[in-house]
RNA sequence: AGAGUUUGAUCCUGGCUCAGGAUGAACGCUGGCGGCGUGCUUUAAGCAUGCAAGUCGAACGGUCCAAGUUUACUUGGAUAGUGGCAGACGGGUGAGUAACGGGUAGGAAUCUACCCCUUGGUGGGGAAUAACUGAUCGAAAGAUUGGCUAAUACCGCAUAAAUCCGAAAGGAAAAAGGACGUAACUGUUCGCCGAGGGAUGAGCCUGCUUGCUAUCAGCUAGUUGGUGAGGUAAUGGCUCACCAAGGCUAUGACGGCUAGGGGACGUGAGAGCGUGGUCCCCCACAAGGUCACUGAGAUACGGGGCCUACACCUACGGGUGGCAGCAACUGGGAAUAUUGCGCAAUGGACGAAAGUCUGACGCAGCGACGCCGCGUGCGGGAUGAAUGCCUUCGGGUUGUAAACCGCUGUGGAGAGGGAGAAAGAUCUGAUAGUACCUCUCUAGAAAGCACCUGCUAACUACGUGCCAGAAGCCUCGGUAAUGCGUAGGGUGCAAGCGUUAUCCGGAAUUAUUGGGCGUAAAGGGUUUCGUAGGCGGUUGGUUAAGUGGUGGGUUAAAGGCUGGGGCUCAACUCCAGAUAUGCCCAUCAAACUAGUCAACUAGAGGUAGUUCGGGGAUGUUGGAAUUCUUGGUGUAGGAGUGAAAUCCGUUGAUAUCAAGAAGAACACCAAAGGCGAAGGCAGACAUCUAGAACUAUCCUGACGCUGAUGAACGAAAGCUAGGGGAGCGAAAGGGAUUAGAGACCCCUGUAGUCCUAGCCGUAAACGAUGAACACUAGCUGGUGGUCCUUGAGAUCACUGGCGUAAGCUAACGCGUUAAGUGUUCCGCCUGGGGAGUACGGUCGCAAGACUAAAACUCAAAGGAAUUGACGGGGAAGCGCACAACCAGCGUGCCAUGUGGUUUAAUUCGAUACAAAACGAUGAACCUUACCUAGGCUUGACAUCCUGAUCAUAUUUUAUGGAAACAUAGAAGUCAGUUCGGCUGGAUCAGUGACAGCUGCUGCAUGGUUGUCGUCAGUUCGUGUCGUGAGGCGUCCUGUUAAGUCAGGUAACGAACGCAACCCCUAUCGUGUGUUAAAUGUCCACGCGAGACUGCCCUUCUUAUUUGGAGGGAGGAAGGAGGGGACGACGUCAAAUCAGCAUGGCGCUUAUGCCUAGGGCUACACACAUGGUGUAAUGGAUGAGACAACGGGUCGCGACAGAGUAAUCUUGAGCUAAUCCUAAUAAACUCAUCCUCAGUUCGGAUUGGGGGCUGCAAUUCGCCCCCAUGAAGGGGAGUUGGUAGUAAUCGCGGGUCAGCUAUACCGCGGUGAAUACGUUCUCGCUUCUUGUACACACCGCCCGUCAAGUCAACAAAGUCAGCAGUGCCCGAAGUUGGUCCCUCUAACCUGGUUUACCAGGAAGAGGCUACCUAAGGCAAGGUUGGCGAUGGGGGCUAAGUCGUAACAAGGUA
Repeated sequence: AGAGUUUGAUCCUGGCUCAGGAUGAACGCUGGCGGCGUGCUUUAAGCAUGCAAGUCGAACGGUCCAAGUUUACUUGGAUAGUGGCAGACGGGUGAGUAACGGGUAGGAAUCUACCCCUUGGUGGGGAAUAACUGAUCGAAAGAUUGGCUAAUACCGCAUAAAUCCGAAAGGAAAAAGGACGUAACUGUUCGCCGAGGGAUGAGCCUGCUUGCUAUCAGCUAGUUGGUGAGGUAAUGGCUCACCAAGGCUAUGACGGCUAGGGGACGUGAGAGCGUGGUCCCCCACAAGGUCACUGAGAUACGGGGCCUACACCUACGGGUGGCAGCAACUGGGAAUAUUGCGCAAUGGACGAAAGUCUGACGCAGCGACGCCGCGUGCGGGAUGAAUGCCUUCGGGUUGUAAACCGCUGUGGAGAGGGAGAAAGAUCUGAUAGUACCUCUCUAGAAAGCACCUGCUAACUACGUGCCAGAAGCCUCGGUAAUGCGUAGGGUGCAAGCGUUAUCCGGAAUUAUUGGGCGUAAAGGGUUUCGUAGGCGGUUGGUUAAGUGGUGGGUUAAAGGCUGGGGCUCAACUCCAGAUAUGCCCAUCAAACUAGUCAACUAGAGGUAGUUCGGGGAUGUUGGAAUUCUUGGUGUAGGAGUGAAAUCCGUUGAUAUCAAGAAGAACACCAAAGGCGAAGGCAGACAUCUAGAACUAUCCUGACGCUGAUGAACGAAAGCUAGGGGAGCGAAAGGGAUUAGAGACCCCUGUAGUCCUAGCCGUAAACGAUGAACACUAGCUGGUGGUCCUUGAGAUCACUGGCGUAAGCUAACGCGUUAAGUGUUCCGCCUGGGGAGUACGGUCGCAAGACUAAAACUCAAAGGAAUUGACGGGGAAGCGCACAACCAGCGUGCCAUGUGGUUUAAUUCGAUACAAAACGAUGAACCUUACCUAGGCUUGACAUCCUGAUCAUAUUUUAUGGAAACAUAGAAGUCAGUUCGGCUGGAUCAGUGACAGCUGCUGCAUGGUUGUCGUCAGUUCGUGUCGUGAGGCGUCCUGUUAAGUCAGGUAACGAACGCAACCCCUAUCGUGUGUUAAAUGUCCACGCGAGACUGCCCUUCUUAUUUGGAGGGAGGAAGGAGGGGACGACGUCAAAUCAGCAUGGCGCUUAUGCCUAGGGCUACACACAUGGUGUAAUGGAUGAGACAACGGGUCGCGACAGAGUAAUCUUGAGCUAAUCCUAAUAAACUCAUCCUCAGUUCGGAUUGGGGGCUGCAAUUCGCCCCCAUGAAGGGGAGUUGGUAGUAAUCGCGGGUCAGCUAUACCGCGGUGAAUACGUUCUCGCUUCUUGUACACACCGCCCGUCAAGUCAACAAAGUCAGCAGUGCCCGAAGUUGGUCCCUCUAACCUGGUUUACCAGGAAGAGGCUACCUAAGGCAAGGUUGGCGAUGGGGGCUAAGUCGUAACAAGGUA
């Protein structure tokens, strides 16, 4: 620091995903040791049991125990109670709280036990009470009552420096003693009281700051303030009475939801974003509420009262309880530990102290939960052992890894020693016999997890076969999966490794740093008016709020950073330093911003003048056209369309003339022209009214710009009411079209369109471009002014076009009218869909508008440009492509091939053009691959090994058999030689390695082939243009058969194609020559010549050369002379595994091999290619003439003879320019007959008789003769051919025993017609255009319906929660009241008197008033759950119907 993913490729926009770090984690697999940390995130759910707050006898009386003796005391110990202090700390939790709760900086009207300092006191009295004891009640808890008693408990009196009240005078208020010590005092010490100060802690107030939400916009009656009073430690509506009517709010009040806050922690380059567990600070809470008491401090976690819920005990009367302390338990949960040890240390409470208490704390235990450290050995060891895996079978890899040898001891086991932490002289250690040290023994207990297609380090085999499965994203899997599962190997990390969840990062993907808005998401319809707000021209003075400098305070500690120190290192910990961006205070400066004062004129506005315009409103008015009405003329049509029909018309239409009526719109002018803020505005005239420009530079003097909320305007359609209604015309009706046609076309036609008044408030309201100001080359138009020097002039404003000025932009493009460079202000955007939808609110008569989500779902959606392909887009051109002409096919019959069907089998392949007389250039057996049957199993064929044989092999006989084969005989007897079964060769038998397969996959392949297409194209190097894909070159003009050539040109060259080179052929020359001879002939075979638009004339084209056309000369041939071979880059997963080769898979007594027979030849039918016909351009018969290419010894076969013939007999000649095929080649010519008919056409079919080949002719061959004598001018459509071509005629050859050949490959003979032309059909080439296509139009794609599924919405209702409002009731408690009721030791008075009585004061109880928790009732609000059903939405390979969009998408 980036990467993957939209596309055929590209650039951009934009989302999704990944690599990093982190965690109080959990889960899976695995697990050796130690140190340091850390551990209920869920039910603030409930809790058995134990412990967590006591202490003081030096405050007090008593009781008990022990010891001592003087038996009555002393001493010591223990302690229930009174009293004091503590219990408000420490420890826990985060429910509530959006708040002066927290943070930070300040403040004044306060208190503060214990502690410190200072100062002054501590005198003298009194009355009670618990304990104890007696009685009573109760199950218990406990309670009541009589009596006795002490104090540092309680109450007066005295005193009053300072204190408090008060202006002062004056007034008010205190105390406690204990211990030690002494003979006693003095004294020492701990206390006590008053007061001042400090420290510490606490309370209160204020500025700033600290979540989300406007689909919460208004809230508030103690509310805001004042006066007075009360209350408090203290200010204050804190509370009350009265008075006033205020207070808060768009800088977000009020409401809702969520949440303890901070130091800090995680991440990040930082700014930020997220978090608030452990540690520290603050706050809040203690089962849920509420209340006070005590106290220095509490509205009190382990105190109290009351209500509620829950639980426990009960004798049913009543009581008791509160783990969010430490452990533990139950429950919940994915999930979180021991009912441990100790007060030794640190800290705390009490105490004079010893000390006691302390689940704070110190330690230990459990958990890989985290961080850190260590180990699982080290060195040697190659025949590179074995095993596993792979393999091209050679080997490679596992791998120095192991074995084996040597060594060490972190760890482990045993033994010995043994801490520091203890301060403080002695003593004191839970941890712990631990850490650590020493010795001995032992390689022994100690490696896993994930991954291996790309991102991303790491590859093979097998299995599986869109299955099972994987996946973070793109995606992988349909028989060769580096992506699934397993194995081997490898990579990464390592006592851990992966997964899941969450946070930050990457993400500049909310953009302050640091983004955008013409077309990707995004400029509001306008900004005319304008509020708040933001911003603001020039000059001078002043102030100092912002701003800047300097200094100070604070920013706790811990953490973090830097440097050191200590644990063997590290984690961890200790010390020091720097930092701490913030806030506050003081002071200085005055440039800029701001405030204020004064001035200016360049912004803005005004005044005067001259003009301009479809600017707006109202009224008046005009002509043309349309329709209608009336009348005239006039007659059969009109109208409409692609073509028609509906429709109108003989009751007289259309047409035409005249008159009249009505409504709407304004031709020409007219323009890319004018005006307006936008919407928008058009006949003419008038009135009213708004505005702009220019000129003058006269006036004001910053008055300005923008503008949230708001006001106003705002096309069309639509709505309400009333008019109007000619034309047009949604809806509706009819006619067509169509498969359908709810459309396009046609005929009608209602709302509406028009006017008045009012609503609606939206549009692709677009320049898809907010407003204002300034700056930044130009060229060329238009409109309106002004100036004069009247011009091709200057200047101002507006409005257009162009542009490589610069610049910007992803590109397209923009470019003084910016999308450039800057400033100010507003609006808006943040992936696609869901959705501009739901709910809520506001507006509206309604339609609807504005505001505006989420669940769910996808990995894209999108912009611009590129190359192709395509278009029922355009342009140019070509081709037997059409047209013109000739002959056909399609019908009949036959042949052949194919489909289909049939069959035991009808073997297999080819199957749009580019399969179908194709593989096959020869299926009776063989071929043969198929079927049936019979046989063989190292095999019909190859190599190796062993054995036997040479009396092998081979030939032949007999028997069985369909044959293969089996059995038994006969004949037969290899070569060399060192003479050895020694060598070679051959055969047989056996054994296993192997053979064999026309079995599968042409979608694993090679090779070959077809096709586009003999079409003119396809590329490269360098250069150059473009961010890039790509472009240029290869384009344009002319030309050509041609990317052929020429010119132009950011291209210049080159390659594969074209052409040429090659073959045949047409003319001539020349050489040679056999096969009877000869020739100046001919033929054959060689070698040459020849043609190049080269020459001449005319003409066309032109910017240019070039090129074309016509004619001529010459020539055998004239414009590529005619044919052939030759097939660019590529396309079609085109064809072929059955020609051959070949990977993989399959079969191996069979899917191999042999044999016989059958089948490939079947036959209702369909198609394709041919043959032959249908006849007179003919048929039959007779006679006559002229070829060329070829073939031949297992062959061609003459002559002669036989037969009607096929053919047979015989076998001359020929290994071929010699002989044969072979003949008269046929069409053709001549002659005769047939005379338009199913015929003397036509020959299918069938019967009979023969011939030939062959082992064999039945399935299933060919030929001959005689006889028979079917059908039969071809629909839609379609094929070939442009000259020696079509058509027609025969001949030859290959294959082959024979043949189904009418096929195929060749050969020659005779020998035409037509082409105006490129509109159309098909195919192709080039350019251009559009595209939502790229598997490329056989493309893409939309909506309903049907099926499944998911989430949300509405919904009669129903259930639950929350916060309030009103009313009722009202516990405990504080405060107040209380004539009356009950009670009372201290003080006062009086009386008697020594202990009481009476009264008073004061108090308590009771009662009562206010407040009030809980509870009840009522009507609403709000949130959530469920909900029959309803409407839409999303998703889901192959359902239905159409074809809306993308090309002019077939109606843009």